[in-house]
RNA sequence: UCUUCGAAACGGCAAACCGCUGGAGACGGCGGGACGCAAAGCCACCGGCCCCAUUCUUAUUUUCAAUGACGCGGGCAGCGGAGCUACCGAA
Numbered sequence: 001u002c003u004u005c006g007a008a009a010c011g012g013c014a015a016a017c018c019g020c021u022g023g024a025g026a027c028g029g030c031g032g033g034a035c036g037c038a039a040a041g042c043c044a045c046c047g048g049c050c051c052c053a054u055u056c057u058u059a060u061u062u063u064c065a066a067u068g069a070c071g072c073g074g075g076c077a078g079c080g081g082a083g084c085u086a087c088c089g090a091a
Base pairs, nucleotide, nucleotide: 005089006088012037013036017032018031019030020029021028022027035078041084042083045081046080047079048076049075050074051073052071055069056068
């Protein structure tokens, strides 16, 4: 110095919940708050989970419509895997 690894220290992130706010929704942003996290940093490529305004379906001459389905639609990186990057240095 590199790989594996994860003791200590400096520090870092921040679940639930609450407030404000964006969105049809899943969920996001900001502030508070800490359950946890050694990649809980980045990335939807693979698997998984979640959402359904629109469209289609149900559905027929027309209107309303539960329901079901999408899509080269959306969300989750704090579900697992792949990929990329990174602080410290005991055993």